[in-house]
RNA sequence: AGUAAAGUCCUCUAGGGUUCCGCAGCAUGGCUGGCCUGGUCCGAGAGAGGGCGCACAGGAACACCUGUGUACACGGAGGGAUAAAAACCCGGGAGAU
Numbered sequence: 001a002g003u004a005a006a007g008u009c010c011u012c013u014a015g016g017g018u019u020c021c022g023c024a025g026c027a028u029g030g031c032u033g034g035c036c037u038g039g040u041c042c043g044a045g046a047g048a049g050g051g052c053g054c055a056c057a058g059g060a061a062c063a064c065c066u067g068u069g070u071a072c073a074c075g076g077a078g079g080g081a082u083a084a085a086a087a088c089c090c091g092g093g094a095g096a097u
Stems, first nucleotide, its partner, number of pairs: 007052006015042002020039002022036001023033004053070007072092001074095001078090003
């Protein structure tokens, strides 16, 4: 200096806010409140589980089946989406080692 299956999807969690519900208050066809536990909702590259995929080996015989592996990963500021925010997205980015 360069390369990447460092793939993709689902469920859930840490976390997040406030559209809707609930809750609380008020001057109650409604308004206000997330310095309201919550349900809905959003939600991880560096969290968990799973499906598919991929690599290798074996079996089977053209359709597949089984096993193993799929490692590691410090990180701003700023901006963006949505009702809104976030550990979401920019982003395994800038930078650091």
The RNA shown here (Guanidine-I riboswitch aptamer) has 97 nucleotides and comes from Mesobacillus subterraneus. The organism belongs to Mesobacillus, within Bacteria. The coordinates come from a structure-prediction model, not an experiment, and the mean pLDDT is 83. It was read from a public genome assembly, where an Rfam model found it.